Archaeal signal recognition particle RNA from a Thermoplasmata archaeon, 305 nucleotides, folded computationally. Its mean pLDDT, the model's own confidence on a scale to 100, is 76. The sequence was found by an Rfam model in a public genome assembly.
[in-house]
């Protein structure tokens, strides 16, 4: 010197770390780790010499400073690298154009290609069927009614003439006409029967009948008419298909398939480079705690001796 065992207190320990909060470093708040381990007090200080402050009390030489490895965890307005997502830009493929070979379809049972023509459209115009509409004018002679007038004459009555409407009959015109059936109290013709005027002769009016006419019904034909149509001609135009037919005489086609020129970049999709970028991820950066190494480890008594 060392080492053990006791006592002491003047070393030191009674925690640390991340984030918030600060110009920044403690407290404090919340996490996160550890230890045999701390009580009371106030919310409050400090400056890289900052790593709490005032008073107590405990352990008691245990420390303690450094380097190394491990690592709980935590962080990112901030560093790096990724990655999603974008954007630019080179090249590549798909894609797109344009041409070209092979393979493959079609063609002398006729490609293409000329004329013609038919289906189909459009416009016009005919037929046919259906239906709807429609029923032409005028002259002339007679006769009637209705207004109204004139002459005559012993009644019934007779004679002239205006205008309208009607109807008869002949003839002409018009594309415009037949059948049946009905049919006007105020339309015709003819009126028996009655009734009336008359001495009579004879005459007027007139109801049913009966004809016949506007008119009305049906049906037919028929229009210098008019509508339609799953009908069926004609003429002119057009025209992608698809059909026929004629003339000529060797090529045709682009959907699709294989290969290889060349060109474009509005869209895809890849590899590379560069940039942006809110999250994500690792890494850096910080870190409790362990684990090792230096270096270092107070006094004072007693043992080993």
């Nucleotide at each position: 010197a060392g080492c053990c065992g006791g006592a002491c207190u003047u070393g030191g320990c009674c925690g640390g770390g991340g984030a918030g909060c600060c110009a920044g470093g403690c407290u404090c708040u919340c996490c996160c780790u550890g230890u045999u381990a701390c009580c009371c007090g106030a919310a409050g200080u400090c400056u890289a010499u900052a790593u709490g402050c005032g008073g107590g009390g405990g352990c008691g030489a245990c420390a303690g400073u450094c380097c190394c490895a491990u690592g709980a965890g935590a962080c990112c307005a901030a560093c790096c690298a990724g990655a999603c997502u974008u954007c630019u830009g080179c090249c590549a493929g798909g894609c797109c154009c344009c041409g070209u070979g092979g393979a493959a379809u079609c063609g002398a049972u006729g490609a293409g290609g000329u004329u013609c023509u038919g289906u189909c459209c459009c416009a016009c115009u005919g037929g046919a069927u259906c239906g709807c509409a429609g029923g032409u004018u005028c002259c002339a002679u007679c006769g009637g009614u209705c207004a109204a007038u004139c002459u005559c004459a012993a009644a019934g009555g007779a004679g002239a003439a205006u205008g309208g409407c009607c109807g008869a009959u002949u003839g002409a015109u018009c594309a415009a006409u037949c059948u049946g059936g009905u049919g006007a109290a105020c339309c015709c013709g003819c009126c028996a029967g009655a009734a009336c005027c008359g001495g009579a002769a004879g005459g007027g009016g007139g109801c049913a009948a009966c004809g016949g006419u506007a008119g009305c019904c049906a049906g037919g034909a028929c229009u210098c008419g008019u509508g339609a149509u799953g009908c069926u001609g004609g003429u002119g135009g057009g025209g992608u298909g698809c059909g026929g037919a004629u003339c000529u005489g060797a090529g045709a086609g682009g959907a699709a398939u294989c290969g290889g020129g060349g060109g474009g970049u509005a869209c895809c999709u890849g590899c590379c480079a560069g940039g942006a970028c809110a999250u994500c991820u690792g890494g850096a950066c910080c870190g409790a705690a362990u684990g090792g190494g230096a270096c270092g480890u107070g006094u004072c008594c007693g043992g080993u001796a």